Annotation: The RNA shown here (Purine riboswitch aptamer) has 102 nucleotides and comes from Halalkalibacter suaedae. Taxonomically the source falls in Halalkalibacter (Bacteria, Bacillati, Bacilli, Bacillaceae). The coordinates come from a structure-prediction model, not an experiment, and the mean pLDDT is 77. It matches the Rfam family "Purine riboswitch aptamer". About the family: Riboswitches are metabolite binding domains within certain messenger RNAs that serve as precision sensors for their corresponding targets. Allosteric rearrangement of mRNA structure is mediated by ligand binding, and this results in modulation of gene expression. A class of riboswitches that selectively recognises guanine and becomes saturated at concentrations as low as 5 nM. In Bacillus subtilis, this mRNA motif is located on at least five separate transcriptional units that together encode 17 genes that are mostly involved in purine transport and purine nucleotide biosynthesis.

[in-house]
RNA sequence: UUAGUUUCAUAAGAGUCUUUUCGUAUAUAUGCAGGAAUAAGGCCUGCGCGUUUCUACCGAGCUACCGUAAAUGGCUUGACUACGAUUAAUCAACCUGCAGUU
Numbered sequence: 001u002u003a004g005u006u007u008c009a010u011a012a013g014a015g016u017c018u019u020u021u022c023g024u025a026u027a028u029a030u031g032c033a034g035g036a037a038u039a040a041g042g043c044c045u046g047c048g049c050g051u052u053u054c055u056a057c058c059g060a061g062c063u064a065c066c067g068u069a070a071a072u073g074g075c076u077u078g079a080c081u082a083c084g085a086u087u088a089a090u091c092a093a094c095c096u097g098c099a100g101u102u
Stems, first nucleotide, its partner, number of pairs: 001012003018088001021085005026056001030048006041066002050057001058078007
């Protein structure tokens, strides 16, 4: 919204919130400025750029590199957000299969 009509119960459709799985965007990338740490360290703040796009732009691990200085690199892994499509009741027990962990 429609049907129903006791303007009750109920039924159907649509929408919203939530859930599942994919797709697109972005590479959780990139360019600077100021500050900060120093091989037990390697970070913080701000401004750009990137999306027919709002937001976000970091965490953890491994490793290289820097002989004490001002500069980090490589690899692995984890989403959020926007839009589109898709999925969908709850609880308990048992069995089976697959995957992961110990």